[in-house]
RNA sequence: AGCAGAGUAGCUCAGUUGGUUAGAGCGACGGACUCAUAACCCGUAGGUCGGCGGUUCAAUUCCGCCCUCUGCUACCA
Numbered sequence: 001a002g003c004a005g006a007g008u009a010g011c012u013c014a015g016u017u018g019g020u021u022a023g024a025g026c027g028a029c030g031g032a033c034u035c036a037u038a039a040c041c042c043g044u045a046g047g048u049c050g051g052c053g054g055u056u057c058a059a060u061u062c063c064g065c066c067c068u069c070u071g072c073u074a075c076c077a
Base pairs, nucleotide, nucleotide: 001073002072003071004070005069006068007067010026011025012024013023019057028044029043030042031041050066051065052064053063054062
């Protein structure tokens, strides 16, 4: 330098032929239970869906550019 993949909650991830509330598990917090703790149970909070722009009535989803990470290939002394 080229190609491919990934970026969504604190962490690990799902999601979508563009459409009416953005989700799960774990974690955090509160409650219930218990003599108490843990486990189990109930609830709550937490997201500019990597950034900017475009298309569209409507974009997490499609298109372009950029950023970060991973892999492969090439180059180099």
A computed fold for a 77-nucleotide RNA from Hartmannibacter diazotrophicus, annotated as transfer RNA. Its Rfam family is "tRNA". About the family: Transfer RNA (tRNA) molecules are approximately 80 nucleotides in length. Lineage of the source: Bacteria > Pseudomonadati > Alphaproteobacteria > Hyphomicrobiales > Hartmannibacter. The sequence is in RNAcentral, with records from ENA. The coordinates come from a structure-prediction model, not an experiment, and the mean pLDDT is 81.